[in-house]
Context: one part of a larger RNA
RNA sequence: UUGGGCGUAAAGCGCGCGUAGGCGGCUUGUUAAGCAAGGUGUUAAAUCUGAGGGCUCAACCCCCAGCCGCACCUUGAACUGGCAGGCUUGAGUUCGGUAGAGGAAAGUGGAAUUCCCAGUGUAGCGGUGGAAUGCGCAGAUAUUGGGAAGAACACCGGUGGCGAAGGCGGCUUUCUGGGCCGUAACUGACGUUGAGGCGCGAAAGCUAGGGGAGCAAACAGGAUUAGAUACCCUGGUAGUCCUAGCCGUAAACGAUGGGCAUUAGGUGUGGGGAGAUCAUUCUUUCCGUGCCGCAGCUAACGCAUUAAGUGCCCCGCCUGGGGAGUACGGUCGCAAGACUAAAACUC
Numbered sequence: 001u002u003g004g005g006c007g008u009a010a011a012g013c014g015c016g017c018g019u020a021g022g023c024g025g026c027u028u029g030u031u032a033a034g035c036a037a038g039g040u041g042u043u044a045a046a047u048c049u050g051a052g053g054g055c056u057c058a059a060c061c062c063c064c065a066g067c068c069g070c071a072c073c074u075u076g077a078a079c080u081g082g083c084a085g086g087c088u089u090g091a092g093u094u095c096g097g098u099a100g101a102g103g104a105a106a107g108u109g110g111a112a113u114u115c116c117c118a119g120u121g122u123a124g125c126g127g128u129g130g131a132a133u134g135c136g137c138a139g140a141u142a143u144u145g146g147g148a149a150g151a152a153c154a155c156c157g158g159u160g161g162c163g164a165a166g167g168c169g170g171c172u173u174u175c176u177g178g179g180c181c182g183u184a185a186c187u188g189a190c191g192u193u194g195a196g197g198c199g200c201g202a203a204a205g206c207u208a209g210g211g212g213a214g215c216a217a218a219c220a221g222g223a224u225u226a227g228a229u230a231c232c233c234u235g236g237u238a239g240u241c242c243u244a245g246c247c248g249u250a251a252a253c254g255a256u257g258g259g260c261a262u263u264a265g266g267u268g269u270g271g272g273g274a275g276a277u278c279a280u281u282c283u284u285u286c287c288g289u290g291c292c293g294c295a296g297c298u299a300a301c302g303c304a305u306u307a308a309g310u311g312c313c314c315c316g317c318c319u320g321g322g323g324a325g326u327a328c329g330g331u332c333g334c335a336a337g338a339c340u341a342a343a344a345c346u347c
Stems, first nucleotide, its partner, number of pairs: 003319004007301002012315001014200004021193003025087007033080002035076008048066003052062003090190001091187004095182004102176007109153001113149008124135002161168002205246006214240002219235004257314006265292012296303002320347003329340004
């Protein structure tokens, strides 16, 4: 384990695809499994429950009826299910438009940084709260010209856009996924959720091979300090980058699972359509993204058509704190470790 819950108190799997299963639109016929009604049989006795009776009462005893269920027969056909048929509003396809940092690959651009070469030029530069370590007369810093390399893309840039999530930002090309709007036509419930399963999954980390400008764990030095294994400074290696593979975790957050329906408004903004106006503004509609706010909800904070309101369906999860997301076992991993997951004891 009923129940009550899951934004912040314990609790929504990081996200998707999807198997089994659960649930499922309108309508006609049929069936009668579920369902409903009636009947029969059985349900040993005792016990139990409700009437009645007997011991002066009661316990106790007697008697009648019932309870729980099972099987069969008959009947009913609204609902659920099965079977057969139809429909178009759910879902999908086609067609015409449309916005976008959606993904992959290749190419390419400018600014900046560092380094190298050369010129000018001379004593400092750098750094800080103040300093020092450091760099510099073997010519630094500054400045001009030339060259090389790697990484990231200022302005535009926006509670702007796209993506399932992680995430995605110079420009061009190629390949490619999804969305939105409009319109009829087509298919005809093909839907939804999803235990297992499979895939994707920031950063860090790992393996192999490249690359390495800047930054920078570790490390070294200088300061600060009572100390300073830090904060500050000067350096600096892994790493950060690329290719192939692994890891599979995050405050993976909206701390809010997915789907459908429904319930006042106001005001921004992104994409599309229709109408009016014809100087580009207004009205309306669909989809997204914000703010404010009514009813309602909430312990409060707050949420409020992008719900945490009102309902239905499916999945996941919680059940006092510590021990502990640990031990043991198992699965996975090269490892780091991940996933699954207790108990003693204690308050």
The part of an RNA shown here (small-subunit ribosomal RNA, central domain) has 347 nucleotides and comes from an uncultured bacterium. The RNAcentral record of the full RNA draws on ENA. Its mean pLDDT, the model's own confidence on a scale to 100, is 88. It matches the Rfam family "Bacterial small subunit ribosomal RNA".